[in-house]
Molecule: transfer RNA
Organism: Methanothermobacter sp. MT-2
RNA sequence: GGGCCCGUAGCUCAGUCUGGCAGGGCAUCUGGCUCUUAACCAGAAGAUCGCGGGUUCAAAUCCCGUCGGGCCCA
Numbered sequence: 001g002g003g004c005c006c007g008u009a010g011c012u013c014a015g016u017c018u019g020g021c022a023g024g025g026c027a028u029c030u031g032g033c034u035c036u037u038a039a040c041c042a043g044a045a046g047a048u049c050g051c052g053g054g055u056u057c058a059a060a061u062c063c064c065g066u067c068g069g070g071c072c073c074a
Base pairs, nucleotide, nucleotide: 001073002072003071004070005069006068007067010026011025012024013023020057028044029043030042031041032040050066051065052064053063054062
């Protein structure tokens, strides 16, 4: 230098192919249960979808550029 994959909540991971309410688990918070704690049950909050731009009525998703990480080739 070239090619491919990954980046989404505090952590981990779906969703992207085929554009249409942004989700699961863990953790956190509140309540219940319990003498208390843990466990268990119910509920709540938490996301500029790495960044910038474009297309579109509408973009995590499609297109272009770019940053970080990994693998391969040279």